[in-house]
């Protein structure tokens, strides 16, 4: 430089044929326990790297572009 792939709450992962974003782990507050874990219930947190397009409607589909990993010169 040229290809292809990852980018989605603290972390790690899903999101189908576009239809308003969820799992687990973790975090707070309850209860249970002399207390702790463990179990149970409640709950709070991301606008999906980033900018622009298409659409009534974009995590998702098109363009540019930053990060990082893999091949090629």
């Nucleotide at each position: 430089c040229a290809g292809g792939g990852u980018g989605u709450g603290g972390c790690g992962c899903a999101g189908u044929u576009g239809g308003u974003a969820g799992c687990g782990c973790g975090c707070g507050g309850c209860g249970u326990u002399c207390g702790g874990g463990a179990c149970g219930c409640c709950g709070a947190g991301g606008u999906c790297g980033g900018c622009g397009g298409u659409u009534c409607a974009a995590g998702u589909c098109c363009g540019c572009u930053c990060a990082c990993c893999c091949u090629g010169a």

The RNA shown here (transfer RNA) has 73 nucleotides and comes from a Candidatus Saccharimonadota bacterium. Lineage of the source: Bacteria > Bacteria candidate phyla > Candidatus Saccharimonadota. Its Rfam family is "tRNA". Rfam classes the family as a transfer RNA. Rfam describes the family as follows. Transfer RNA (tRNA) molecules are approximately 80 nucleotides in length. The prediction has a mean pLDDT of 81.